[in-house]
This is a predicted structure of an 84-nucleotide RNA (c-di-GMP-I riboswitch aptamer) from Lachnospiraceae bacterium G41. Model confidence (mean pLDDT): 76 of 100. It matches the Rfam family "c-di-GMP-I riboswitch aptamer". Rfam's curators write: GEMM was predicted in a large-scale screen for bacterial structured RNA regulatory elements.
């Protein structure tokens, strides 16, 4: 530097649900709790999915737009241990 599969050690994260707070909402924070995860770590004006209060356009439906999701995919970067 590369590395198919398996095994082990030290560990890490935390779904649903419950309580509470923020938000119009999707959703997010904190605490409890573990379904699971070898990147379930971080990030993209990449894709995909979700929301529609106010403001804009419109007779309306909606459109444009604004917002959200990293445990949706993909891409990039970073991280622990072992074998060869």
């Nucleotide at each position: 530097u590369g590395u198919a599969a398996a095994u082990a050690a030290g560990g890490g994260c935390a779904a649903a649900c419950u309580a509470u707070c923020c938000g119009a909402g999707a959703g997010g924070g904190u605490a409890g709790g573990a379904c699971g995860c070898a990147a379930a770590g971080u990030u993209g004006u990449a894709a995909g999915c979700c929301u529609c209060a106010a403001a804009g356009u419109g007779u309306a439906a909606a459109c444009g737009g604004a917002g959200g999701c990293g445990g949706u995919u993909u891409a990039a970067c970073u991280g622990c241990a072992a074998u060869c």